[in-house]
Context: one part of a larger RNA
RNA sequence: UGACGGGGGCCCGCACAAGCGGUGGAGCAUGUGGUUUAAUUCGAAGCAACGCGAAGAACCUUACCUGGGCUUGAACUGCGCAUGACGGUUGCAGAGAUGUGACUUUCCACUAUGUGGACAUGUGUAGAGGUGCUGCAUGGCUGUCGUCAGCUCGUGUCGUGAGAUGUUGGGUUAAGUCCCGCAACGAGCGCAACCCUUGCCUUUAGUUGCCAACAGGUAAAGCUGGGAACUCUAGAGGGACUGCCCGGGCAACCGGGAGGAAGGCGGGGAUGACGUCAAGUCCUCAUGGCCCUUAUGUCCAGGGCUACACACGUGCUACAAUGGGCGGUACAAAGCGACGCAAGCCGCGAGGUGGAGCCAAUCGCAGAAAGCCGUUCUCAGUUCGGAUCGCAGUCUGCAACUCGACUGCGUGAAGUUGGAAUCGCUAGUAAUCGGAGAUCAGCACGCUUCGGUGAAUACGUUCCCGGGCCUUGUACA
Numbered sequence: 001u002g003a004c005g006g007g008g009g010c011c012c013g014c015a016c017a018a019g020c021g022g023u024g025g026a027g028c029a030u031g032u033g034g035u036u037u038a039a040u041u042c043g044a045a046g047c048a049a050c051g052c053g054a055a056g057a058a059c060c061u062u063a064c065c066u067g068g069g070c071u072u073g074a075a076c077u078g079c080g081c082a083u084g085a086c087g088g089u090u091g092c093a094g095a096g097a098u099g100u101g102a103c104u105u106u107c108c109a110c111u112a113u114g115u116g117g118a119c120a121u122g123u124g125u126a127g128a129g130g131u132g133c134u135g136c137a138u139g140g141c142u143g144u145c146g147u148c149a150g151c152u153c154g155u156g157u158c159g160u161g162a163g164a165u166g167u168u169g170g171g172u173u174a175a176g177u178c179c180c181g182c183a184a185c186g187a188g189c190g191c192a193a194c195c196c197u198u199g200c201c202u203u204u205a206g207u208u209g210c211c212a213a214c215a216g217g218u219a220a221a222g223c224u225g226g227g228a229a230c231u232c233u234a235g236a237g238g239g240a241c242u243g244c245c246c247g248g249g250c251a252a253c254c255g256g257g258a259g260g261a262a263g264g265c266g267g268g269g270a271u272g273a274c275g276u277c278a279a280g281u282c283c284u285c286a287u288g289g290c291c292c293u294u295a296u297g298u299c300c301a302g303g304g305c306u307a308c309a310c311a312c313g314u315g316c317u318a319c320a321a322u323g324g325g326c327g328g329u330a331c332a333a334a335g336c337g338a339c340g341c342a343a344g345c346c347g348c349g350a351g352g353u354g355g356a357g358c359c360a361a362u363c364g365c366a367g368a369a370a371g372c373c374g375u376u377c378u379c380a381g382u383u384c385g386g387a388u389c390g391c392a393g394u395c396u397g398c399a400a401c402u403c404g405a406c407u408g409c410g411u412g413a414a415g416u417u418g419g420a421a422u423c424g425c426u427a428g429u430a431a432u433c434g435g436a437g438a439u440c441a442g443c444a445c446g447c448u449u450c451g452g453u454g455a456a457u458a459c460g461u462u463c464c465c466g467g468g469c470c471u472u473g474u475a476c477a
Stems, first nucleotide, its partner, number of pairs: 001477002003474003007471007015461002019425005026317008034308002042053002064303007076127009087104007107117004129292002132290003138286002140281003143277001145275001150189006156165003169180003195269004200238007210227002214225003241263001244257005319418001323377007335365003340358002344353003384415001389410007431453007
């Protein structure tokens, strides 16, 4: 100087408390451990691994296993030699890779029986290739402490020196934020602001969006003429600054108030200092070293990654009446669409047919759902719950046996609120309800995002956890 303390002081954070909803019990989905297996490819391991890499494992992917092949190789570069344009169609054998035939085509330039060039095939050779090892050799990227308020430097001063001072102190703040003081005076990286979005207003613009007034028109409808007010769209501005008032205070600032759409950082996002964990990644990529080179490279078929006594994590659906069924009816936002979205018609339905319209503020996906109105069920393993299984189908795809999703009929399991323990959340949040998107032929209870309905509680900081500053002890570095 740090680190540590079941030392002290001060202060924060859904850290506790106060509340609301869960997990832990059940069934299923998914990841992991374990076990099994020819293989169940590999990585991730407290927080910070476990719906993680994977935003899509039937083939492919694919790295694993079994078997069948190749050895200048599947892809790429150079050189020597030989042959031929390249290519297209097709037969046979084979699981295919591949092997072996048939037919067809016959490149460009020149000094033209030839030479040169491009391309392809064969052969030889130098390189190739490796998701093989080492993340404890590395770059890059990422997680984490933590959006915590810290981390440092120059000069000066103090100290023999390590170092200290500044950065401590008194206040204040979300903040090393600012003020006052002070052997310090300044400065840098962080904080804040500048960026995006949302909340109010003005203005510009008015189609594909809008419809107040006028006219036409309909079963209804901005449907039409028209209008530019309103909504909206998307560009430019304004607006909030403790600016004003009162009180406290030296000041910084704090408490209250007015006006205002918004008030003291208005809400949300992006943004992550010096560093820590030899944290993670050699399987994104790049790369040193090591290793393989008729194989640890490469092609192919089939299988596996989907196994199942069990254990754990993350989720979904429930156990019902604030509910289930049936009928009627209302209101979004954000997206996506030509390899596409699809209107209309048919089917109980998955879906089929079809191709109107749309490169989309125009057309479509598209019915939002919870909600509201009415009716039924009457507390039961039920008209709750839907696992499992049987039959019959639909779709995608070369192909759904291993191993896809969905539909109809039948079947109707566990489950009556879950022990010890444990998680999230402070407001348009939790809870609850549905919509869309990426990936994608097909496949979503996952992920990302969008809106609808919309709470309860916070006395307080003694305690648990993590963190910041000062101080103290130390046999630790």
RNAcentral holds the full RNA, with entries from SILVA. A computed fold for a 477-nucleotide part of an RNA from a metagenome, annotated as small-subunit ribosomal RNA, 3' major domain. Model confidence (mean pLDDT): 85 of 100.